[in-house]
This is a predicted complex of two RNAs, RNase P RNA and transfer RNA, with 473 nucleotides together. Rfam match: Bacterial RNase P class A. It is annotated as a ribozyme. Its family is annotated with ribonuclease P activity, tRNA processing and dimeric ribonuclease P complex in the Gene Ontology.
RNA sequence: GCGGAGGGAGACGAGGUCGCGGGCGGGUGCCAGCGGUACGCCGUCCGAGGAAAGUCCGGGCUCCACAGGGCAUGCUGCCGGGUAACACCCGGGCGCCGCGAGGCGAUGGAAAGUGCCACAGAGAGCAGACCGCCGAUGGCAGGCACCCAGUGUCUGCACAGGCAAGGGUGAAAGGGUGGGGUAAGAGCCCACCGCGUCCUCUGGUAACAGGGACGGCACGGUAAACCCCAGCGGGAGCAAGGCCAAGCAGGAGCGUUGUGGUGGCCCGCCACGUCAAGCUCCGGGUAGGCCGCACGAGGCGUCGGGAGACCGGCGUCCCAGAUAGAUGACCUCGCGGGCAGGUCCGACUUUCGGGUCGACCGGUCCGUUACAGAACCCGGCUUACCUCCCUCCGCGCGU
RNA sequence: GCGCCCGUAGCUCAACUGGAUAGAGCGUCGGACUUCGGAUCCGAAGGCUGGGGGUUCGAGUCCUCCCGGGCGCG
Numbered sequence: 001g002c003g004g005a006g007g008g009a010g011a012c013g014a015g016g017u018c019g020c021g022g023g024c025g026g027g028u029g030c031c032a033g034c035g036g037u038a039c040g041c042c043g044u045c046c047g048a049g050g051a052a053a054g055u056c057c058g059g060g061c062u063c064c065a066c067a068g069g070g071c072a073u074g075c076u077g078c079c080g081g082g083u084a085a086c087a088c089c090c091g092g093g094c095g096c097c098g099c100g101a102g103g104c105g106a107u108g109g110a111a112a113g114u115g116c117c118a119c120a121g122a123g124a125g126c127a128g129a130c131c132g133c134c135g136a137u138g139g140c141a142g143g144c145a146c147c148c149a150g151u152g153u154c155u156g157c158a159c160a161g162g163c164a165a166g167g168g169u170g171a172a173a174g175g176g177u178g179g180g181g182u183a184a185g186a187g188c189c190c191a192c193c194g195c196g197u198c199c200u201c202u203g204g205u206a207a208c209a210g211g212g213a214c215g216g217c218a219c220g221g222u223a224a225a226c227c228c229c230a231g232c233g234g235g236a237g238c239a240a241g242g243c244c245a246a247g248c249a250g251g252a253g254c255g256u257u258g259u260g261g262u263g264g265c266c267c268g269c270c271a272c273g274u275c276a277a278g279c280u281c282c283g284g285g286u287a288g289g290c291c292g293c294a295c296g297a298g299g300c301g302u303c304g305g306g307a308g309a310c311c312g313g314c315g316u317c318c319c320a321g322a323u324a325g326a327u328g329a330c331c332u333c334g335c336g337g338g339c340a341g342g343u344c345c346g347a348c349u350u351u352c353g354g355g356u357c358g359a360c361c362g363g364u365c366c367g368u369u370a371c372a373g374a375a376c377c378c379g380g381c382u383u384a385c386c387u388c389c390c391u392c393c394g395c396g397c398g399u
Numbered sequence: 400g401c402g403c404c405c406g407u408a409g410c411u412c413a414a415c416u417g418g419a420u421a422g423a424g425c426g427u428c429g430g431a432c433u434u435c436g437g438a439u440c441c442g443a444a445g446g447c448u449g450g451g452g453g454u455u456c457g458a459g460u461c462c463u464c465c466c467g468g469g470c471g472c473g
Stems, first nucleotide, its partner, number of pairs: 001395009012334007020047007027039005049371001053382002056380005061237004068267004074232004078092005093107001094105004108228002113226002115222003130167002132163003137160002139157008175193006194217001195215005201210003241291004250282005258272004298317008335367005341361003345358005400472007409425004418456001427443005449465005
């Protein structure tokens, strides 16, 4: 200098004024009192985030069975661990990328089945022969020899035929390299590599890695195509659910071994009911209050266990609860940064004019600014983001 | 809170079971015809299919994360 991984802050420190929401205490008013309740009152304490966001996953909580079985459907998908749980996290295996630190991976199954593989190409899935190579064997033509209607041998043709090495097409052409072999060739044969099957072989919990034996190779790709295998998932959501107050008008349908919880279906269970409960639809009324609701898988510190995610013990703290939705505005000092100036003090440099950096002095400007704001609560993921800091590591160059 | 759908040329729509260069109408531009204009005829331009990433030989289409818009229910 270039990069990799991880973590943190997210904003000023002190003081003051006014304002907003909430808790507690007081005061005042009301209710006949214990007490309750209300507030243009007083005091005190607290008052947005790392993502509060998207609502993409997982749970808690609440109601319905303390949520049961099957089908269908959805999601996940190497192995082990963590956890309340997960699609998250940690560690490991394998594959790919990078010189490296490291990064990425929906990473089970394609010898259960089905589908698809356009165009090009001879052939695209129990493959095929365009160019090419050969022409052993058979055929045709010619020469020569002999024991001459024949046989043998040689040459030619490329007709039958043989081949799949090379070329060519394609994303992909039925293992690769080398040798032998052959008419030419080819796992046809051999060696090594790859692949497959088997092993009570070795290491490892496992994924997997290594080893041995056997097999000439029989297995193309695609499952973010259907599917198969394994695992998980009951439904709804704080407008859950419960209580109080106020207000209104009923009507139609379903319904009796039914209706509802129950959602796609069936069973089971539970509740209600035996001319009623209940459900659905239309119509009417309300648009108020309280609980749920702020102590929680909680924060911080410390000790211990573990490789880590994480777990356990002890101590300490209380840390938003609005309901059309509260955090805002300002002043003073300090501090930080920018801009221009001055002083002489210091360092370096000089062509002795000066220049650069630092210190000090006063002036001026900016400083919660980026992304964004709780709404039942947590654990994650993803996305957005000004500026800055810290730790560890890699590569290159110089000394 | 829950559930669902859409985004393709300036506008309105196509594109089959993933198959190669993404089509059509209107509009725009140029030319022809006309004295000029309209109509008509001929021709052309205009798209990285809302954005990023992935699967696949190949993506408008399949998967995923964002952005924008719309609908339904309580």